[in-house]
RNA sequence: UCCGGAUCAAGGCAUACCCGUCGAGAGGCGGGGGCGCAAAGCCACGGAGCCCAACCCGGCGACGGGGAGGCCCGCCGGGCUGCCCGG
Numbered sequence: 001u002c003c004g005g006a007u008c009a010a011g012g013c014a015u016a017c018c019c020g021u022c023g024a025g026a027g028g029c030g031g032g033g034g035c036g037c038a039a040a041g042c043c044a045c046g047g048a049g050c051c052c053a054a055c056c057c058g059g060c061g062a063c064g065g066g067g068a069g070g071c072c073c074g075c076c077g078g079g080c081u082g083c084c085c086g087g
Base pairs, nucleotide, nucleotide: 002087003086004085005084012037013036017032018031019030020029021028022027035074041080042079043078045077046076047075049071050070051069055066056065057064058063
């Protein structure tokens, strides 16, 4: 440096759900909580999925469609970085 993840050791992260908080919302943050994860560390570059305010269109209305942009890395791919052990 590359490949691998059985074992060893030190650990790490933290699903659902609950509370608080921010946000129009998806969702984010903090605390609790652990389903799990060898990158479940970081990045929105590609795809998938999600929210779409103002406003516009249709409708008696409920509502439906569009919508700048946004969310999501624990969906997939990609990029960057990393512990231990083995080859």
c-di-GMP-I riboswitch aptamer from an Acidimicrobiia bacterium, 87 nucleotides, folded computationally. Rfam family: c-di-GMP-I riboswitch aptamer. The literature on the family includes a 2007 paper in Nucleic Acids Res by Weinberg et al., "Identification of 22 candidate structured RNAs in bacteria using the CMfinder comparative genomics pipeline". Taxonomically the source falls in Acidimicrobiia (Bacteria, Bacillati, Actinomycetota).